[in-house]
RNA sequence: GCCUACGUAGCUCAGGGGUAGAGCACUUCCUUGGUAAGGAAGAGGUCAUGGGUUCAAUUCCCAUCGUCGGCU
Numbered sequence: 001g002c003c004u005a006c007g008u009a010g011c012u013c014a015g016g017g018g019u020a021g022a023g024c025a026c027u028u029c030c031u032u033g034g035u036a037a038g039g040a041a042g043a044g045g046u047c048a049u050g051g052g053u054u055c056a057a058u059u060c061c062c063a064u065c066g067u068c069g070g071c072u
Base pairs, nucleotide, nucleotide: 001071002070003069005067006066007065010024011023012022013021018055026042027041028040029039030038048064049063050062051061052060
């Protein structure tokens, strides 16, 4: 330099046009004599960045940035 895949909550990941979820973690409460375990509720997101298409973009297209892998 070229090619492929990926970038979404603190972490691991879903979601592939109609406005974002799960598990774990975190906070509060219940339960217990007290822990652990269990149960209930809650908080936490510019969906990597910019542009385009669209009535509507996390999703489709292009570019850029970053990460992993491969080729040279």

A computed fold for a 72-nucleotide RNA from a Prevotellaceae bacterium, annotated as transfer RNA. The sequence was found in a public genome assembly.